[in-house]
RNA sequence: CUUAUCAAGAGUGGCGGAGGGAACGGCCCGAUGAAGCCACGGCAACCUGCCUCAGGCAAGGUGCCAAAUCCGGCGGUCAGCGCAAGAUGAG
Repeated sequence: CUUAUCAAGAGUGGCGGAGGGAACGGCCCGAUGAAGCCACGGCAACCUGCCUCAGGCAAGGUGCCAAAUCCGGCGGUCAGCGCAAGAUGAG
C1' cells in the first nucleotide's frame, strides 16, 4: 500500500504505582488500585489443520479478554446506513 472484518464473546493472582480508553471533543474507567510487565486461564476475528464441509471441531501462529471501534466528527433516504480515521488478520 491492497484486501476482509470490526453490534457478539472472554479473567484471576503477583509486581507496579497514576494514569488510561488511537488522535481531537465529549463522556466514561481508575487508591474498592490506572498504564505496563509476569504467571496461569479464557475468547475464537483472521491464517493454519481436521470433518459428515453454506456448517462444525481444534486452539498451532498472530490477535483479543470495561462500555457498539464507548459516542461524536463528514454525508444522509436519519437505518447500529455510507464515508473518513483507527484496530486486527492475510498478501